Background
This is a predicted structure of a 375-nucleotide RNA (Bacterial RNase P class A) from an Actinomycetota bacterium. It was read from a public genome assembly, where an Rfam model found it. Rfam family: Bacterial RNase P class A. The family's RNA type in Rfam is ribozyme.
RNA sequence: GGAGUUAGCCGAGUAGUCGCGCAGGUUUUGCCUGCGAGGAAAGUCCGAGCUCCACAGGGCAGGAUGCUGGGUAAUGCCCAGCGGGACCGGUCCCAAGACCGACCCAAGCGCCAGUGCAACAGAAAAUAUACCGCCAGGAUUUAUUCUGGUAAGGGUGAAAUGGCGAGGUAAGAGCUCACCGGCAGUCUGGUGACAGGCUGGCCUGGUAAACCGCAUCCGGAGAAAGGCCAAAUAGGGAAGGAUAAGGCGGCCCGUCUUCUUCCGGGUUAGGCCGCUCGAGGUAAGUAGUAAUAUUUACCCAAGAUGGAUGACUACUGAUGUUUGUGAUGGAAAUUAUAGAUAUUACAGAACUCGGCUUACAGGCUAACUCCAACU
Numbered sequence: 001g002g003a004g005u006u007a008g009c010c011g012a013g014u015a016g017u018c019g020c021g022c023a024g025g026u027u028u029u030g031c032c033u034g035c036g037a038g039g040a041a042a043g044u045c046c047g048a049g050c051u052c053c054a055c056a057g058g059g060c061a062g063g064a065u066g067c068u069g070g071g072u073a074a075u076g077c078c079c080a081g082c083g084g085g086a087c088c089g090g091u092c093c094c095a096a097g098a099c100c101g102a103c104c105c106a107a108g109c110g111c112c113a114g115u116g117c118a119a120c121a122g123a124a125a126a127u128a129u130a131c132c133g134c135c136a137g138g139a140u141u142u143a144u145u146c147u148g149g150u151a152a153g154g155g156u157g158a159a160a161u162g163g164c165g166a167g168g169u170a171a172g173a174g175c176u177c178a179c180c181g182g183c184a185g186u187c188u189g190g191u192g193a194c195a196g197g198c199u200g201g202c203c204u205g206g207u208a209a210a211c212c213g214c215a216u217c218c219g220g221a222g223a224a225a226g227g228c229c230a231a232a233u234a235g236g237g238a239a240g241g242a243u244a245a246g247g248c249g250g251c252c253c254g255u256c257u258u259c260u261u262c263c264g265g266g267u268u269a270g271g272c273c274g275c276u277c278g279a280g281g282u283a284a285g286u287a288g289u290a291a292u293a294u295u296u297a298c299c300c301a302a303g304a305u306g307g308a309u310g311a312c313u314a315c316u317g318a319u320g321u322u323u324g325u326g327a328u329g330g331a332a333a334u335u336a337u338a339g340a341u342a343u344u345a346c347a348g349a350a351c352u353c354g355g356c357u358u359a360c361a362g363g364c365u366a367a368c369u370c371c372a373a374c375u
Stems, first nucleotide, its partner, number of pairs: 001371010012316007020036007038346001042357002045355005050222004057253004062218005067081005082108001084105002088101005109213002114211002116207002131154002133150007162180002165177003183200007226273004236263005244258005280299008317344012
C1' cells in the first nucleotide's frame, strides 16, 4: 500500500414552478410567515408512562430470569469485573501440564433430594465390568486347559475406575513419593463473585435450552384504551333468579355490585379531547475505569384520520465503467483534472418513551487478520 472481518458515524443537496397538512398573523374566501417521516419509523420480542376493569387482598397453578457489583423509571437492557471455553503469540517443562498477553464466545445456580436418558459398538455406560492381554500355581496327549490375582498396556465408543514421571510388586494398582488436578479445613486480600498460602486425605462419571429442586420477580386489557358534546329512534318476546346472577387473566377463598343471559326488530355511527413540553434535545463543566449522574446556558423541531409531508424541470454531490492529459513513489501502488455514460441503499409516523433483533448501495473512523512490494 491493498483486501477482508468486527464495532461506530453519515447515508444526498440547491434553485424555480405547481400542489398538500398543521400553527400563527392579517387589509379574511385571498395573502404572508414558520414547520412537515427514521436510524431503523420495521418485528410486535421485552420494559415502562398513561387510561379503564377496581375499593384491591391471600393461596394454588402458570410464566420469566439465573456468577458478582454498579447504572436506570424499569427490564430478559447497559457498564465494569470474576470464573469457564475456543483460537493466536510468548515463557517454563523429561512428561503431564502450567503461567502471561491480546481478541472472541456463551442458555454462567444445583446431578449425594428424587426420576429419567445415552442408539449402535463394547466385557462393561454408574455403587457398571474383565474381551484381548500380564503374573502365579496345577493338569497335560506339548497342542492346550483349569483355578486365583490384576486393571498399568491394547481394543470398542462421543464418553470407560483423575493425569504424568519415578519407586515398588509375582504381575499390577495412589500401593508410596514429588508435581499438576479436584475436594475439605484454615489464614491472608477483596464490597463481592473469587484469588493466593498452609495442612490433610487419595477421590463413585456425563446430561438440568432433560423432568425436577432452589433463589428472586410477575394482576389484566389497550389508543379501535378511555372521556365529553350533539342528534335521532320504537320498543317486543323467552329463560333464570338473592339458597341467585355478574365482575375481579385460569381455579379456590375472599370481596364488590344488583338484576343476568338469549332471540327478532329500530336509531346513531357527526364533532371535540386524548394528540405531542417530554424519565425531551444540543453544547460545555464537574464526579466516575465506564454505563451514567449532576450543574449552567440555549432550543421547541409532524400531528394526519380512505389517512398530508408530493410532482416536474435544471444544476450539483457521491459511486462505478471508460477515453484523454498529468502528478507522487525505491517498488507495490495511489491520486488530480476534462469529457462520455450508468447508478444513487434499507425503507413511510398513527399515544409516547427506553431497549433488543432484523434490513441496508456507498462513504468515513478505529481495531484485528491476511496478502503484495521495496528498503

NCBI's taxonomy places the organism under Bacteria, Bacillati, Actinomycetota.